RNA sequence: GCUGGAAUAGCUCAUCAGGUAGAGCAUCGGUUUCGUAAACCGAAGGUAGUGAGUUCGAGUCUCACUUCCAGCU
Repeated sequence: GCUGGAAUAGCUCAUCAGGUAGAGCAUCGGUUUCGUAAACCGAAGGUAGUGAGUUCGAGUCUCACUUCCAGCU
């Protein structure tokens, strides 16, 4: 330098013919217990790497850039 892949909640990951995003763990509250843990119930938490484009509408398609991973030279 070239090619491919990844970038979504604190962490690990879903979400697919484009219709304003979910799960597990963690966190907080409650029930239970003499107390803790476990179990059960509930809550909070992201607008999806950055910018632009297409579209009535984009995490989801297109382009540029940034970071990481793999390969080639």
Transfer RNA from a Candidatus Dojkabacteria bacterium, 73 nucleotides, folded computationally. Model confidence (mean pLDDT): 82 of 100. Its Rfam family is "tRNA". Gene Ontology term of the family: triplet codon-amino acid adaptor activity. By type it is a transfer RNA. The sequence is in RNAcentral, with records from ENA. NCBI's taxonomy places the organism under Bacteria, Bacteria candidate phyla, Candidatus Dojkabacteria.